[in-house]
Context: one part of a larger RNA
RNA sequence: UGACGGGGGCCCGCACAAGCGGUGGUGCAUGUGGUUUAAUUCGACCACGCGAAGAACCUUACCUAGGCUUGACAUCCCUGGAACCUCCCGGAAACGGGGGGGUGCUCGCAGGAGAGCCAGGAGACAGGUGCUGCAUGGCUGUCGUCAGCUCGUGUCGUGAGAUGUUGGGUUAAGUCCCGCAACGAGCGCAACCCUUACCCUCAGUUGCCACCGGGUAAUGCCGGGCACUCAGAGGGAACUGCCCCGGAUAACGGGGAGGAAGGUGGGGAUGACGUCAAGUCCUCAUGGCCUUUAUGCCUAGGGCUACACACGUGCAACAAUGGUCGGUACAAAGGGUCGCAAUCCCGCGAGGGUGAGCCAAUCCCAAAAAACCGGCCUCAGUUCAGAUCGGAGUCUGCAACUUGACUCCGUGAAGUCGGAAUCGCUAGUAAUCGCGGAUCAGAACGCCGCGGUGAAUACGUUCCCGGGCCUUGUACA
Numbered sequence: 001u002g003a004c005g006g007g008g009g010c011c012c013g014c015a016c017a018a019g020c021g022g023u024g025g026u027g028c029a030u031g032u033g034g035u036u037u038a039a040u041u042c043g044a045c046c047a048c049g050c051g052a053a054g055a056a057c058c059u060u061a062c063c064u065a066g067g068c069u070u071g072a073c074a075u076c077c078c079u080g081g082a083a084c085c086u087c088c089c090g091g092a093a094a095c096g097g098g099g100g101g102g103u104g105c106u107c108g109c110a111g112g113a114g115a116g117c118c119a120g121g122a123g124a125c126a127g128g129u130g131c132u133g134c135a136u137g138g139c140u141g142u143c144g145u146c147a148g149c150u151c152g153u154g155u156c157g158u159g160a161g162a163u164g165u166u167g168g169g170u171u172a173a174g175u176c177c178c179g180c181a182a183c184g185a186g187c188g189c190a191a192c193c194c195u196u197a198c199c200c201u202c203a204g205u206u207g208c209c210a211c212c213g214g215g216u217a218a219u220g221c222c223g224g225g226c227a228c229u230c231a232g233a234g235g236g237a238a239c240u241g242c243c244c245c246g247g248a249u250a251a252c253g254g255g256g257a258g259g260a261a262g263g264u265g266g267g268g269a270u271g272a273c274g275u276c277a278a279g280u281c282c283u284c285a286u287g288g289c290c291u292u293u294a295u296g297c298c299u300a301g302g303g304c305u306a307c308a309c310a311c312g313u314g315c316a317a318c319a320a321u322g323g324u325c326g327g328u329a330c331a332a333a334g335g336g337u338c339g340c341a342a343u344c345c346c347g348c349g350a351g352g353g354u355g356a357g358c359c360a361a362u363c364c365c366a367a368a369a370a371a372c373c374g375g376c377c378u379c380a381g382u383u384c385a386g387a388u389c390g391g392a393g394u395c396u397g398c399a400a401c402u403u404g405a406c407u408c409c410g411u412g413a414a415g416u417c418g419g420a421a422u423c424g425c426u427a428g429u430a431a432u433c434g435c436g437g438a439u440c441a442g443a444a445c446g447c448c449g450c451g452g453u454g455a456a457u458a459c460g461u462u463c464c465c466g467g468g469c470c471u472u473g474u475a476c477a
Base pairs, nucleotide, nucleotide: 001477002476003474004473005472007471008470009469010468011467012466013465015461016460019425020424021423022422023421026316027315028314029313030312031311032310033309034307035306042051043050062302063301064300065299066298067297068296071125075124076123077121078120079119080118081117084101085100086099087098088097089096090095105114106113107112127291128290130289131288132287136285137284138280139279140278141276143274148187149186150185151184152183153182154163155162156161167178168177169176193268194267195266196265198236199235200234201233202232204230207226208225212223213222214221239262242256243255244254245253246252318418322377323376324375325374326373327372334365335364336363339358340357344353345352346351384415389410390409391408392407393406394405395404431453432452433451434450435449436448437447
């Protein structure tokens, strides 16, 4: 100087408390451990719906079997042929054997030469998701959006170092004010950026009957018009600016006015010096080591989907604030030409047929759902719940046996609110309801977004956890 303390002081954070909803019990989905297996590829354990924004083949790195050895891929040399198309035999395919068709481009009178491409050959070499993240770059996590981490000069100290950065106030903040052997400065904080909330201006193939006219069973449907809504660009608006009180007359705090909005308005992006030899050699790059008729490459099939168990994360429930049937409203944000698909017809349905329109503020996905109105159910393992199983189908795809999603009929299991323990959340939040998207042929209860309905509680900081500043002890570094 740090680190640590079941030392002290001050102060924060959904840290506790207050409150609401969960997890832990059940069924299923998913990840992990374990076990099993020819293989159940690998990594991560401050991991566990994580890498994986999507394992039937492919992916795929694993296993079994069949094959290849200059190799699936790159550069160089030689020989032949152009490329390319097609047929036959063996085979699961890869591959192996054989036949036919076929002559482009540039230069050149021609012979021929050259570029690209294919086949064969020789060797230099290729290849490796093989090892080492404790050899590394890059990227990332974490403490932590925490308020800290440092430097120059000066001063003090033999020195390590200190001071500044401590102190009195204050703040979300090393934020600001005051003081002070310090005076300044940098990286962080804040602001500048995006978005949301209000208004104005500009320009209107969305919106409007607001105004005029036409038309319909009805609809901005048509002419017409940018007033409004909205979408787009630019600008304004909030600064403790104003008033009162407190305070050192300061910083600042409390209250009020005006305002769409206050005291960082809400949300996002943004992550200081560093810590954990944290994570990743399986994104990529890369040193070293290893391999080279195999640890490389091709192919078929299997596996990653196993199942006595254990744990994490979720979904659905256990019902009446509910279930079911009928009727009837109101979104936002997205996606669509290898696509989204209206309408009509067929099918109980998944879906099939048809194919208008749309490269999309124009058409489509599209129905929003909870809510609201009305009927039934009356506390029952039930008109709750839907696992499991049987049967019949649909769709995608070369192909759904291992192993897809969905539909219909039947079957109807556990489950009556969950021990010890434990998680999230402070407002348009929790809870609850549906909608969209990425990946993607198909395959989400996951993930990333969107809006609808919309709470309760916070006395307080003694205690638990984590953190910041000062101080104290130390036999630790």
A computed fold for a 477-nucleotide part of an RNA from a metagenome, annotated as small-subunit ribosomal RNA, 3' major domain. The coordinates come from a structure-prediction model, not an experiment, and the mean pLDDT is 85. It matches the Rfam family "Bacterial small subunit ribosomal RNA".